[in-house]
RNA sequence: GAGGCGGGUCGGACGGUCGCCCGGCAACGGGAGGAAAGUCCGAGCACCACAGGGCAAGGCACUCGUCAAGAGCGAGGCUGCAGGCCGGAAACGGCCUGUGGACGGAAAGUGUCACAGAAACCAUACCGCCCCGUCCGCAGCUCAAACUUCGGACUUGCUGGCGGGGUAAGGGUGAAAAAGUGCGGUAAGAGCGCACUGCCGGCGGCGGCGACGGCGCCGGCGGACAAACCCUGCCGGUGCAAGACGAAUAUGGGAACAGGACUGGCCCGGUCCGCUAUGAUUCCCGGGUGCGUCGCUUGAGGUUGACGGGUAACCGCCAACCCAGAUAAAUGACCGUCACCGGCUCAGGCCGGUACAGAACUCGGCUUACAGACCCGCCUCGAAC
RNA sequence: GCGGCCAUAGCUCAGAGGUAGAGCCCUGGCUUCCCAAGCCAGUUACACGGGUUCGAUUCCCGUUGGCCGCUCUA
Numbered sequence: 001g002a003g004g005c006g007g008g009u010c011g012g013a014c015g016g017u018c019g020c021c022c023g024g025c026a027a028c029g030g031g032a033g034g035a036a037a038g039u040c041c042g043a044g045c046a047c048c049a050c051a052g053g054g055c056a057a058g059g060c061a062c063u064c065g066u067c068a069a070g071a072g073c074g075a076g077g078c079u080g081c082a083g084g085c086c087g088g089a090a091a092c093g094g095c096c097u098g099u100g101g102a103c104g105g106a107a108a109g110u111g112u113c114a115c116a117g118a119a120a121c122c123a124u125a126c127c128g129c130c131c132c133g134u135c136c137g138c139a140g141c142u143c144a145a146a147c148u149u150c151g152g153a154c155u156u157g158c159u160g161g162c163g164g165g166g167u168a169a170g171g172g173u174g175a176a177a178a179a180g181u182g183c184g185g186u187a188a189g190a191g192c193g194c195a196c197u198g199c200c201g202g203c204g205g206c207g208g209c210g211a212c213g214g215c216g217c218c219g220g221c222g223g224a225c226a227a228a229c230c231c232u233g234c235c236g237g238u239g240c241a242a243g244a245c246g247a248a249u250a251u252g253g254g255a256a257c258a259g260g261a262c263u264g265g266c267c268c269g270g271u272c273c274g275c276u277a278u279g280a281u282u283c284c285c286g287g288g289u290g291c292g293u294c295g296c297u298u299g300a301g302g303u304u305g306a307c308g309g310g311u312a313a314c315c316g317c318c319a320a321c322c323c324a325g326a327u328a329a330a331u332g333a334c335c336g337u338c339a340c341c342g343g344c345u346c347a348g349g350c351c352g353g354u355a356c357a358g359a360a361c362u363c364g365g366c367u368u369a370c371a372g373a374c375c376c377g378c379c380u381c382g383a384a385c
Numbered sequence: 386g387c388g389g390c391c392a393u394a395g396c397u398c399a400g401a402g403g404u405a406g407a408g409c410c411c412u413g414g415c416u417u418c419c420c421a422a423g424c425c426a427g428u429u430a431c432a433c434g435g436g437u438u439c440g441a442u443u444c445c446c447g448u449u450g451g452c453c454g455c456u457c458u459a
Base pairs, nucleotide, nucleotide: 001381002380003379004378005377006376007375008374009373010372012338013337014336015335016334017333018332020031021030022029023028033356037367038366040365041364042363043362044361045239046238047237048236058235059234060233061232062076063075064074065073066072077103078101079100080099081098082097083096084095085094086093087092104231105230109229110228111225112224113223126171127170128167129166130165131164132163133162134161138160139159140158141157147152179197180196181195182194183193184192198221199220200219201218202217203216204215206213207212243294244293245292246291251286252285253284254283255282256281263277264276265275266274301322302321303320304319305318307316308315309314339354340353341352342351343350344349386455387454388453389452390451391450392449395409396408397407398406403439411427412426413425414424415423432448433447434446435445436444
């Protein structure tokens, strides 16, 4: 210097003109995001339900901390995978680095484990290994003495066959095969015995808040799957279209009224009464639609900078600054200068564009989308020293 | 805004942990003088990414796309 991977920050800049939404009498002030998205978690808030218990469906699940809370975040424990190093004859163990874990229970019960393989879950036995029997009525080779017609016969041994039994070292299958290595042992073998190792269970004690770890003793040695049913523990439901208020028109119930309702005028300080003109509707109550108002945006708020606590997440405190609230829905358009990208052009320059997207009760997270720029870390390659 | 469901072949549907199937469609052949019908053979698929598992179309999580429902209540 180039390329790649991971993480973080930003998300065209400045000025002007005209418009839109909100607040304000006005002047004026404010006006999209890091994800406003998906609606996957968790809360605030509102309403409903709620003696206690049960059933059904669903969710969550190592520990401690953090936070309002959480399936978030931080730290830790245990564990899987990959690489490297060390110890050991080996089995195996330890350490480091990177990366992942939806991580309660498989010793409550049920279920599943295809194909292959002897056997896949009360273990079993295909090849193999070993023992016994038989061979008269099987075979091959070998082989004493009698006997012999000199061919044999007989007996023994080996191999093989058949039958019975032992074994689980070895082979082979599989994702997974009833602990591993070594020595002994045996007819052959085997945790059958011993040493070391691995795993499981129990007890004791030590360290740690805890998950858990180490040590000692005793007993033992087959699994996997609960993102299969299930068991254990914990968890009320619905969502701002929650909910509250006002209330045209229409409707339900009731009342008054041609013996004059209602409305206007006279009277009266004023109301009622009374007089008068008009002449058929008027009033009250209930729920409540369109519609309107509230909920509604200043809040567990955010940003920056000190200081303090904590390994960290995070918390405390001080100071300064910031603040969309629409309802068919504002947040835009144009001009100038500059930045970047693409196209055309010999060039000057011209044209087009600026990622993903876009508030709707509000927050905290998670996940997903994202052109380009800058910063940090790691890896590879090249050049120079 | 809140919630529910679905995605398998060109179309309509099965399959619900162990080799992915049916009907219609399409292609070729047989049959026929020709076509249709019939018979035989064949092509084509689990939306995408990750996880659990020995093994995933199936189980779980996320993404994408599609469909449906929901105020008060007269």

This is a predicted complex of two RNAs, RNase P RNA and transfer RNA, with 459 nucleotides together.